[in-house]
Context: one part of a larger RNA
RNA sequence: GAACGAACGCUGGCGGCGUGGAUAAGACAUGCAAGUCGAACGGGAUUUCAUUUGUAGCAAUACCGAUGAAAUCUAGUGGCGAACGGGUGCGUAACACGUGAGCAAUCUGCCGGGAAGUGGGGGAUAACUCGCCGAAAGGCGAAUUAAUACCGCAUAUGGCCAGGGAAGACAUCUUCCCGAAGCCAAAGUCGCAAGACGCUUCCUGAUGAGCUCGCGGCCUAUCAGCUAGUUGGUGAGGUAACGGCUCACCAAGGCUAUGACGGGUAGCUGGUCUGAGAGGACGACCAGCCACACUGGAACUGAGACACGGUCCAGACACCUACGGGUGGCAGCAGUCGAGAAUUUUUCACAAUGGGGGAAACCCUGAUGGAGCGACGCCGCGUGGAGGAUGAAGGUUUUCGGAUUGUAAACUCCUGUCAAAUGGGAACAAGAAAGUGAUAGUACCAUUAGAGGAAGAGACGGCUAACUCUGUGCCAGCAGCCGCGGUAAUACAGAGGUCUCAAGCGUUGUUC
Numbered sequence: 001g002a003a004c005g006a007a008c009g010c011u012g013g014c015g016g017c018g019u020g021g022a023u024a025a026g027a028c029a030u031g032c033a034a035g036u037c038g039a040a041c042g043g044g045a046u047u048u049c050a051u052u053u054g055u056a057g058c059a060a061u062a063c064c065g066a067u068g069a070a071a072u073c074u075a076g077u078g079g080c081g082a083a084c085g086g087g088u089g090c091g092u093a094a095c096a097c098g099u100g101a102g103c104a105a106u107c108u109g110c111c112g113g114g115a116a117g118u119g120g121g122g123g124a125u126a127a128c129u130c131g132c133c134g135a136a137a138g139g140c141g142a143a144u145u146a147a148u149a150c151c152g153c154a155u156a157u158g159g160c161c162a163g164g165g166a167a168g169a170c171a172u173c174u175u176c177c178c179g180a181a182g183c184c185a186a187a188g189u190c191g192c193a194a195g196a197c198g199c200u201u202c203c204u205g206a207u208g209a210g211c212u213c214g215c216g217g218c219c220u221a222u223c224a225g226c227u228a229g230u231u232g233g234u235g236a237g238g239u240a241a242c243g244g245c246u247c248a249c250c251a252a253g254g255c256u257a258u259g260a261c262g263g264g265u266a267g268c269u270g271g272u273c274u275g276a277g278a279g280g281a282c283g284a285c286c287a288g289c290c291a292c293a294c295u296g297g298a299a300c301u302g303a304g305a306c307a308c309g310g311u312c313c314a315g316a317c318a319c320c321u322a323c324g325g326g327u328g329g330c331a332g333c334a335g336u337c338g339a340g341a342a343u344u345u346u347u348c349a350c351a352a353u354g355g356g357g358g359a360a361a362c363c364c365u366g367a368u369g370g371a372g373c374g375a376c377g378c379c380g381c382g383u384g385g386a387g388g389a390u391g392a393a394g395g396u397u398u399u400c401g402g403a404u405u406g407u408a409a410a411c412u413c414c415u416g417u418c419a420a421a422u423g424g425g426a427a428c429a430a431g432a433a434a435g436u437g438a439u440a441g442u443a444c445c446a447u448u449a450g451a452g453g454a455a456g457a458g459a460c461g462g463c464u465a466a467c468u469c470u471g472u473g474c475c476a477g478c479a480g481c482c483g484c485g486g487u488a489a490u491a492c493a494g495a496g497g498u499c500u501c502a503a504g505c506g507u508u509g510u511u512c
Stems, first nucleotide, its partner, number of pairs: 001512004006508005013381006019374002026337003030334003035080003040077002043074010054063003087292003097216007106209002111205008119153001121151002129142005158184003163178006188197003218264003225255003230252008267289004271282004294315005317328004345371001347370003353367001354365004384414004394405004418453001420448005456501005461482003467496005477484002
C1' cells in the first nucleotide's frame, strides 16, 4: 500500500447493487417449510332434481321415510411423490476431492424410440357398525365390504437357464447362431363412440447412480518399525456388481526412510486476496462433489435411503401424566434464550422461474421472486452557484504599525440535483388468442414553493502533507519506531490556524 462475512470509538443526507451467526454440530416456546389424485376403490356428509308409501288437510300444499340420478366435499384403502429442493461443516488425511482412464464386473422409477400382449378366476382386509381396555397416546376382539391392493391358472413375441458350433480378444472370457427340459406377465379408468390415459414382457437410448485404477494437493522422526482377516490361494455364501465383502481350510505373507504406523490439524475443488511475476495466505457469498441431521447402532419400504421434518433399539436432555405409561428433536424459514467484540423480520406472494401430484381445472411449494433492518462493503449524487472590500464585527496573534480567519460572512442576482407536496403512472407476462402483477401506487414523468432539511473525523517533532499562543513543569500525560515532558514544549492539555480524507474518518485484529 491492498484486502476483509469484520468489531470498536466519534459522526451520519439520499439512492442502486451486493452482503449479514465466523463463537455453542449449545438448548429451543410458537407458526409455517410435502403433498396431491374422487378420471383406481367401497363408504360417509351436504345440496338439488325425479318417482313413490305414509301423516295432516276438502284441496292446493306441507312434512317424515324409501328408491334412483347429478353436483360438491371428504376420514380410510390404493397410486405417485416424500431419496429432489433447503441447511450445516461435526467427522474425514480418505479413491473424500480434483483430473485422466476403465467396468469384457454393474443397476437405473418417471422420460424418448421399437416389438408383442392385456384372457379367465379366487380369497381377504381397512373404512363403517358393535363390544372391550386405557387418564392420554393408543390398542384388542367380533361381524361385514371394494379396488389399478393381494394370490393362483392360461398364453409367451420375448426373457432367465445347461449344452453345442463359429468368430474375436484384454487371464478368468466376450459377441453371434442353434437350443433340450424347466421357470416367469398383466388392470383397469374416462368417454355415446372414435379414442385417450394407463398396465405387462422384452430390446434400445437418455439421465442418474455404483465400483476399480494412474497422478496431484497439510504439519510432525522429541512417532521407526506396523499388520492375524493381516497378505495370498482353494471352495462356499452374499451383492445390482468385482473383491477377505463374509466364512471354512491351506500357505506365510503384506507395508515401510520415495516416511509405513502413530500424533496434531483440516471438508475438497472451481476459485478469492495479495504480488511485476514466481510465490504466499485463504476456501464467506455463487457453483460442483462429499459428509452429517440430539448421541450411538440397525434394518424395513422402495427404481433409488440404511432416509433432516420415516421406523426400531439404547443413551442424555426436555415436556405431559390419573404414576400405570407416553411424547419430542429448527445444522429448513422467521423467531427466543445462552455464550460472544459481533451478525437482520415470528414480513408479502405463488405474478414470474422451477419442482411434486393431477386427464384437466387446480392444489401444495419459508425452493424461488420480493419487501423490511444494518454506512457491513462497493459505486453514484447532494449538502448550492455567480457577484460581493468598509478587506465589517467577533476570534486569534502582535514588534501595537499591523497580520490572519477572508470573498469567507452580511448583501444582491440566480438555479432547483436530492429530499417534500400534488397529479399521472409502468415493464418484468415469450408461444395463436384471452386472463393473471407479490413487488407497487414502487421506479419513472409533469407541476409547485423555497437556499430552505443535509459535515464530520483524524492529524500537524522526523518518517509524513500541515504552526503559533496559553496552561503544566520528568508532574499530568503522549507514543507505530526514533523518542517528547525537569519554567520560553511546533511531541502533554486547551484554543486559534492549517493539512488530508469525506458520509464517512480513525483504532484494533488478520492475510499478502